RNA sequence: AGUUCAUCAAGAAGGGUGGAGGGUUCAGGCCCUUAGAAACCCUGGCAACCCCCCGCAAGGUUUGGACUCCUUGUGCGGAAGGUGCCACUUCCUGCCCCGAUAUACUGGGGAUAGAUGAGCG
Numbered sequence: 001a002g003u004u005c006a007u008c009a010a011g012a013a014g015g016g017u018g019g020a021g022g023g024u025u026c027a028g029g030c031c032c033u034u035a036g037a038a039a040c041c042c043u044g045g046c047a048a049c050c051c052c053c054c055g056c057a058a059g060g061u062u063u064g065g066a067c068u069c070c071u072u073g074u075g076c077g078g079a080a081g082g083u084g085c086c087a088c089u090u091c092c093u094g095c096c097c098c099g100a101u102a103u104a105c106u107g108g109g110g111a112u113a114g115a116u117g118a119g120c121g
Stems, first nucleotide, its partner, number of pairs: 002120007013043005021032003026094004044086003049082002051078002054075007090113001095110005
């Protein structure tokens, strides 16, 4: 590279450097941006995927027997550590199905793609 699973309507900004783009790509729309975009750095914060603590349950292990130990599931709490994130629903639409209809506007579900984490590789 690839692959599996989970989540994606909540949450959280200041400064420095920088100097024209940015919201993943393409198209359309809508926004942000010289009152300073991207990117990088510093500080702060959010959240709770991994993680930490405690309890419960099941299975296994040990044993004379186990409240020992291990694994899994689950519930409360935490934020030291590993990531991530801090405009707009992943900004919205695009493909398929269903509903509704003035055939316009529009509602719901799914797929694809993407993002993040954890596992495999």
Overview
The RNA shown here (SAM riboswitch aptamer (S box leader)) has 121 nucleotides and comes from a Bacteroidota bacterium. The sequence was found by an Rfam model in a public genome assembly. The prediction has a mean pLDDT of 80.